[in-house]
RNA sequence: AGGGGUUUAGCUCCAGCGGUAGAGCGAGCGACUCCAAAUCGCUAGGUCGUGGGUUCGAAUCCCCCAGCCCCUG
Numbered sequence: 001a002g003g004g005g006u007u008u009a010g011c012u013c014c015a016g017c018g019g020u021a022g023a024g025c026g027a028g029c030g031a032c033u034c035c036a037a038a039u040c041g042c043u044a045g046g047u048c049g050u051g052g053g054u055u056c057g058a059a060u061c062c063c064c065c066a067g068c069c070c071c072u073g
Stems, first nucleotide, its partner, number of pairs: 001072007010025004019056001027043005049065001051063003
């Protein structure tokens, strides 16, 4: 330099085909317990990497840039 993959909650990751984003773990609160742990219930937490475009509508489609991983030279 060229090519491919990936980026979503604090962490690990889902979201065939565009229709208003979820799980587990973790956190807070509560129940249970003599107290804890375990277990159970509830709650909070996301400009979906940045910036543009298409569309009535974009995490999803297109383009640029950035981080990480891999391949070629």
This is a predicted structure of a 73-nucleotide RNA (transfer RNA) from Bdellovibrio sp. qaytius. The coordinates come from a structure-prediction model, not an experiment, and the mean pLDDT is 83. Rfam family: tRNA. The family's RNA type in Rfam is transfer RNA.